[in-house]
Molecule: transfer RNA
Organism: Clostridiales bacterium
RNA sequence: GGGCGGUUAACUCAGUUGAUAGAGUGCCAUCUUGACGUGGUGGAAGUCGCGGGUUUGAGUCCCUCACCGCCCA
Numbered sequence: 001g002g003g004c005g006g007u008u009a010a011c012u013c014a015g016u017u018g019a020u021a022g023a024g025u026g027c028c029a030u031c032u033u034g035a036c037g038u039g040g041u042g043g044a045a046g047u048c049g050c051g052g053g054u055u056u057g058a059g060u061c062c063c064u065c066a067c068c069g070c071c072c073a
Base pairs, nucleotide, nucleotide: 001072002071003070004069005068006067007066010025011024012023013022019056027043028042029041030040031039049065051063052062053061
C1' cells in the first nucleotide's frame, strides 16, 4: 500500500426487507432474611466510533476519516 471483518448501556453482545434502540451480567431502590447471600419487583444508564450524503424517515443504504483484528504484498 491492497483486501476482508468489527466499533451499539459500565462489560459481553443482539438488532430481520429502512419505520419509537434491546437482552444478559453489573449498578441503584425496594420486598423477602436476625444478618449476608440467593430469589422477586421496579428503576437509572445510549449524540448506535467522528463527519457528511440519500430518504418523509438511517444503528441499518452510500462516501470520507479514526481505531481494533485477520489476510496479501